This is a predicted structure of a 72-nucleotide RNA (transfer RNA) from Xylanibacter ruminicola.

RNA sequence: GCACCCGUAGUUUAAAGGAUAGAAUAACAGAUUCCGGUUCUGUUGGUCACGGUUCGAUUCCGUGCGGGUGUA
Repeated sequence: GCACCCGUAGUUUAAAGGAUAGAAUAACAGAUUCCGGUUCUGUUGGUCACGGUUCGAUUCCGUGCGGGUGUA
């Protein structure tokens, strides 16, 4: 350089055109406890960027950015 794959909460991930983007874990608050841990309840937090298609995009298309694999 070329080809292919991937990019969603702090982390691991679901959602395959229409649901308030869901869950686990973490963090924080509360309950429990003499204190802590465990357990239970609640809260906060996310679609890599820009553009296009569409009534509607996390999802499809293009470009860029970042990461990975292969190849010379």
RNAcentral holds the sequence, with entries from ENA and MGnify. It matches the Rfam family "tRNA". The organism belongs to Xylanibacter, within Bacteria. RNAcentral records the identical sequence in 2 taxa.